[in-house]
Context: one part of a larger RNA
RNA sequence: GCCAACGAGUUUUCUCACUUUCUUUAUCUAAAUCCUUUUGGGAUGAAGAUAUAGAGAAAUCAAGCGUUAAAAGCGCGUUAAUAAGAGAGUGGGAAAGACCCGAAGCCAAGCGAGCUUGCCAUGACCAGGGUGAACCCCGACGAAAGUCGGGGGGAGGCCCGAACCCGUGAGUCGUUCAAUUCUCUGGGAUGAGUUGUGGUAAGAAGUGAAAAGCUAAUCGAGCUUGGUAAUAGCUGGUUCUCCCCGAAAUAGCUUUAGGGCUAGCUUUUGCUAAAUUAUUUUCUGGAGGUAGAGCACUGGAUGGACUACCUUGAGAUUUUCUCAGGCAGUUCAACCAAACUCCGAAUGCCGGAAAAUUUACGCAAGAAGUAAGACCAUGAGGGCUAAGCUUCGUGGUCGAGAGGGAAACAGCCCAGACCUUCAUCUAAGGUCCCUAAACUGAACUAAGUGUUUAAGGAAGUAGAGCGCCAAAGAUAGUUAGGAGGUUAGCUUAGAAGCAGCUAUCCUUUAAAAAGUGCGUAACAGCUUACUAACUAAGGAAUUCUGCGCCGAAGAUUUAUUGGGGCUAAGUUCAGUACCGAAGAUAAGGGAACGUACAAUUUGCUUUGCAAAUGUUACGUUCGGUAGGGGAGCGUCCCGCCAACAGUGAAGCCUACGACGUAAGUCGGGGUGGAGUGGGCGGGAGUGAGAAUGUUGGC
Numbered sequence: 001g002c003c004a005a006c007g008a009g010u011u012u013u014c015u016c017a018c019u020u021u022c023u024u025u026a027u028c029u030a031a032a033u034c035c036u037u038u039u040g041g042g043a044u045g046a047a048g049a050u051a052u053a054g055a056g057a058a059a060u061c062a063a064g065c066g067u068u069a070a071a072a073g074c075g076c077g078u079u080a081a082u083a084a085g086a087g088a089g090u091g092g093g094a095a096a097g098a099c100c101c102g103a104a105g106c107c108a109a110g111c112g113a114g115c116u117u118g119c120c121a122u123g124a125c126c127a128g129g130g131u132g133a134a135c136c137c138c139g140a141c142g143a144a145a146g147u148c149g150g151g152g153g154g155a156g157g158c159c160c161g162a163a164c165c166c167g168u169g170a171g172u173c174g175u176u177c178a179a180u181u182c183u184c185u186g187g188g189a190u191g192a193g194u195u196g197u198g199g200u201a202a203g204a205a206g207u208g209a210a211a212a213g214c215u216a217a218u219c220g221a222g223c224u225u226g227g228u229a230a231u232a233g234c235u236g237g238u239u240c241u242c243c244c245c246g247a248a249a250u251a252g253c254u255u256u257a258g259g260g261c262u263a264g265c266u267u268u269u270g271c272u273a274a275a276u277u278a279u280u281u282u283c284u285g286g287a288g289g290u291a292g293a294g295c296a297c298u299g300g301a302u303g304g305a306c307u308a309c310c311u312u313g314a315g316a317u318u319u320u321c322u323c324a325g326g327c328a329g330u331u332c333a334a335c336c337a338a339a340c341u342c343c344g345a346a347u348g349c350c351g352g353a354a355a356a357u358u359u360a361c362g363c364a365a366g367a368a369g370u371a372a373g374a375c376c377a378u379g380a381g382g383g384c385u386a387a388g389c390u391u392c393g394u395g396g397u398c399g400a401g402a403g404g405g406a407a408a409c410a411g412c413c414c415a416g417a418c419c420u421u422c423a424u425c426u427a428a429g430g431u432c433c434c435u436a437a438a439c440u441g442a443a444c445u446a447a448g449u450g451u452u453u454a455a456g457g458a459a460g461u462a463g464a465g466c467g468c469c470a471a472a473g474a475u476a477g478u479u480a481g482g483a484g485g486u487u488a489g490c491u492u493a494g495a496a497g498c499a500g501c502u503a504u505c506c507u508u509u510a511a512a513a514a515g516u517g518c519g520u521a522a523c524a525g526c527u528u529a530c531u532a533a534c535u536a537a538g539g540a541a542u543u544c545u546g547c548g549c550c551g552a553a554g555a556u557u558u559a560u561u562g563g564g565g566c567u568a569a570g571u572u573c574a575g576u577a578c579c580g581a582a583g584a585u586a587a588g589g590g591a592a593c594g595u596a597c598a599a600u601u602u603g604c605u606u607u608g609c610a611a612a613u614g615u616u617a618c619g620u621u622c623g624g625u626a627g628g629g630g631a632g633c634g635u636c637c638c639g640c641c642a643a644c645a646g647u648g649a650a651g652c653c654u655a656c657g658a659c660g661u662a663a664g665u666c667g668g669g670g671u672g673g674a675g676u677g678g679g680c681g682g683g684a685g686u687g688a689g690a691a692u693g694u695u696g697g698c
Base pairs, nucleotide, nucleotide: 001698002697003696004695005694006693011096012095013094014093015092016091017090018089019088020087021086022085023084024083026050027049028048032044033043034042035041036040054061055060064076065075066074067073099237100236102234106227107226108225109224110223111222117201118200119199120198121197122196123195124194125193126191128160129159130158131156135152136151137150138149139148140147141146164188165187166186169184170183171182203219205215206214207213240632241631242630243629244628245627250263251262252261253260254259264370265369266367267366268365269364270363271362277360278357279356280355281354282353283352284351285350286349292343293341294340298337299336300335302333303332304331305330306329307328309326310325312324313323314322315321316320373398374397375396376395377394378393379392380391381390382389403414404413405412418589419588420587421586423585424584425583429579430578431577432564433563434562438576439575440574441573442572443571444570450566456550457549460547461546462545463544464543465542468539469538477534478533479532480531481530483507484506485505488502489501490500513528517526518525590622591621592620593619594618595617596616597614598615599613600612601611602610603609604608633687635684636683637682638681639680640679641678643676644675651671652670653669654668656667657666658665659664
């Protein structure tokens, strides 16, 4: 890992509701009497009490009464039904292990010091070598104290190093030789040494040269058993089928936030039951201060004018004036605001009327689940007008929704799957090939743009606008002119159109600047503006728009048109076809609900009515998680009835036949060798694929 078997809402008591069966008919007794197992219990007992009308303190009124000024509002009421009890069943709740498995833990009683820690008693062990303390003796020297030398001696938590003890560094091993080893290396090795045997101290306790170490491979509280099925707002698991409906991820409170309680939203049953109850559309009557807008208020903020003030600055003709500045006020112009409003929508909301849908509304009771939501569009807050961010409002989808499209893609677009069909029409989206289906007309793009984003940049290209010049000849080109006062004045070594400053006139002219650019030391020289001629038909500027261009760099390989590929098979506009879904239609079938009551059955007061069934007709509906409701299948056992079986029961196998919407059922064949179906009822240890499930097998 697989297979098989086992494996989870049970039982008792109480209680609520519903279903069903039965019994009784307004309910209860008090004193007393009788019986008895005598602090008590049982039976009889209908005197009496309760109920059949309420409201108010009461007078009193009455299906109403009270409060009150009130006809408003509010409080308490309004006769309704059969009601009560018992048994069984079903669904909830409470107490119990309470659907099953799962802690770490807490407490008690015992067992452990054959491991290890400390201690006690009694024993054992430590090759060899080195160093050479105290002390003693001898000699020399010395007056002596003593000094020096030699010899003996053999101290030490001394030195080197085996046994022995330890375990420093590295390697090895790491399903190991081994649940801590092996190899090399290393520390101690006469000591606080090592070790044998026996003993002693223990669980909130021991022991500890102290690491919370060790106390039998277990220690921040050992192990075993018990309390015990501890508790677990937590995780996991929870077993057959079909049919109907179908959520929530919100509010309030919570030592509450991943849990609860109540409400909201779901379901089932009953009732109101017809009252215009509900929803939608149209018309109509309202309240309002949002979007927008505005500046009339409150604030903000820009420019100008005027006025006043200023211990400000500069200048001047200085009791003052001018210019610049500051701070206020008035006014003009143009603005801004969630907590501004002189104004002010659309929607939405509340009433009324009419239609449509036709109970969808409401009330009561039983059962829930949910209270982690996600994205998209839109109105806002937070954030960076960041986030697949976060918090609200409104709507949608997913959640719980399959199908078609978006290459793939919960939340986007289209569309809501009862079943069958090799039928038809469409939606979104598409129609060259992959891949079902396409053509026509008019434009644009040349970038493979399409198939990637900005600021910014550019005689890309197409279109539109607006003025200007132009046959009295524009623009470009060619030929010619481009002058004089004058070298303007100043400055300067020089300044002659052309270093710089100032001014920028006059004349002759067809025209010609006190000069556009080169150039010279300065002149000179070239050139331009400007003018004429020749030529000949458009020229130059600007604004807007469509589609393109650059800007444009990433890590395995083009690599985000899905690919091929495409100059349309790209983009824009217009038209007509077609394809395309579980949508719609067509044909057939099934189920649920409603209506009708043709049909069948039953009852009765029998030309008929009522009830049941739902064969029939018509209409509506049939996606679905949590969850609610309904109807069934199968397993084991029991009772009754009627059966089968060695002429072969159960079980097992079967590419065999048939039936049912399904769970399943019946039959044929094979095997097997002794019990077993069916009908009607009853009872459960009643259905497995998951629980790191349990046991067995492979």
Predicted 3D model of a 698-nucleotide part of an RNA (large-subunit ribosomal RNA, domain II) from Candidatus Nealsonbacteria bacterium RIFCSPLOWO2_01_FULL_43_32. Lineage of the source: Bacteria > Bacteria candidate phyla > Candidatus Nealsoniibacteriota. The full RNA is in RNAcentral, with records from ENA and SILVA. Its mean pLDDT, the model's own confidence on a scale to 100, is 81.